[in-house]
Context: one part of a larger RNA
Molecule: small-subunit ribosomal RNA, central domain
Organism: rock metagenome
RNA sequence: CUGGGCGUAAAGCGCGCGUAGGCGGCUACUUGCAUCCCGCGUGAAAGCCCUCGGCUCAACUGAGGGAGGACGUGGGAGAUGGGGUGGCUAGAGGUUGGUAGAGGCAGGUGGAAGUCCCGAAGGAGUGGUGAAAUGCGUAGAGAUCGGGAGGAACACCGGUGGCGAAGGCGGCCUGCUGGGCCAGACCUGACGCUGAGGCGCGAAAGCUAGGGGAGCGAACGGAAUUAGAUACUCCGGUAGUCCUAGCCGUAAACGAUGGGUACCAGGUGCGGGGGGCUUCGACCCCUUCCGUGCCGCCGCAAACGCGAUGAGUACCCCGCCUGGGGAGUACGGCCGCAAGGCUAAAACUC
Numbered sequence: 001c002u003g004g005g006c007g008u009a010a011a012g013c014g015c016g017c018g019u020a021g022g023c024g025g026c027u028a029c030u031u032g033c034a035u036c037c038c039g040c041g042u043g044a045a046a047g048c049c050c051u052c053g054g055c056u057c058a059a060c061u062g063a064g065g066g067a068g069g070a071c072g073u074g075g076g077a078g079a080u081g082g083g084g085u086g087g088c089u090a091g092a093g094g095u096u097g098g099u100a101g102a103g104g105c106a107g108g109u110g111g112a113a114g115u116c117c118c119g120a121a122g123g124a125g126u127g128g129u130g131a132a133a134u135g136c137g138u139a140g141a142g143a144u145c146g147g148g149a150g151g152a153a154c155a156c157c158g159g160u161g162g163c164g165a166a167g168g169c170g171g172c173c174u175g176c177u178g179g180g181c182c183a184g185a186c187c188u189g190a191c192g193c194u195g196a197g198g199c200g201c202g203a204a205a206g207c208u209a210g211g212g213g214a215g216c217g218a219a220c221g222g223a224a225u226u227a228g229a230u231a232c233u234c235c236g237g238u239a240g241u242c243c244u245a246g247c248c249g250u251a252a253a254c255g256a257u258g259g260g261u262a263c264c265a266g267g268u269g270c271g272g273g274g275g276g277c278u279u280c281g282a283c284c285c286c287u288u289c290c291g292u293g294c295c296g297c298c299g300c301a302a303a304c305g306c307g308a309u310g311a312g313u314a315c316c317c318c319g320c321c322u323g324g325g326g327a328g329u330a331c332g333g334c335c336g337c338a339a340g341g342c343u344a345a346a347a348c349u350c
Base pairs, nucleotide, nucleotide: 003322004321005320006319007304008303012318014201015200016199017198021194022193023192025088026087027086028085029084030083031082033081034080035077036076037075038074039073040072041071048066049065050064051063052062053061054060091191092188093187094186095184096183097182098181099180103177104176105175106174107173108172109171110154115149116148117147118146119145120144125136126135162169163168206247207246208245209244210243211242215241216240220236221235222234223233258317259316260315261314262313263312266295267294268293269292270291271290272289273288274287275286276285299306300305323350324349325348332343333342334341335340
């Protein structure tokens, strides 16, 4: 110095960008730092190994011999790793030409529905439930028609579909803008992978200020149910849900599965692109790359199951786990307006 693990048993950070660090393609020369070999020095005693001896044996112990990491020094090797120099194009990036998409931001705009207001017509109920009641209605409701206001969400298309790193994204149009995929192989020439800290993004709820408020609707009021009913059902209804700016930073943030690269049978569907075939047809069929599903061989797995989108075979880097409760708590620190978040024990107990 070290073991074994992380889909469901404890365990993958919610996601990304990236600092240090770790790791890193093919090839030639060089260096000799790591690495390896040889010599010399050092390596106290005890201990360890071998042989012989002393206590009746053994433990214990005496004597002799040997081994020994590490280190120093001289010489040598040059594969592998490292350093230096040069070259390469298979990784990576760029470029050119295409292409799909609810990717993001801003502005504009449309129809359906619901609510409210006004008007017309009409005249007794309506609404709601298991059944009712509260509620609304002769001060004219509900049902019907016309007009208007305002807010929120976008039926059909719609998909086992698409896009995005994740959260997430859905009427239509315009502007700005990010990423991907395919084809060519023109350019750069390892520029790469991961990523402790750090920085950014991050559903819903919640918070601050200002707006907005149709529907829905915590809390709350009422009607029921019931032994009770602080619920489930019903009638109302405030925050909120919406917008702008700023916080919060959590989640069953899930594929409960970190990222990268390479390799390892097939079959079948869907989405995007290319090539081939082709009455030269955008069809079908064949083929190839990317994405997204299902089934499945080898293999893996405690089983369930996974199975080229791996939970297979390997390597690189990060995160995390180490019996249950106490406890994701206390204390301290950092962050927050607060709510609280992050980090994170112990006594005790089974």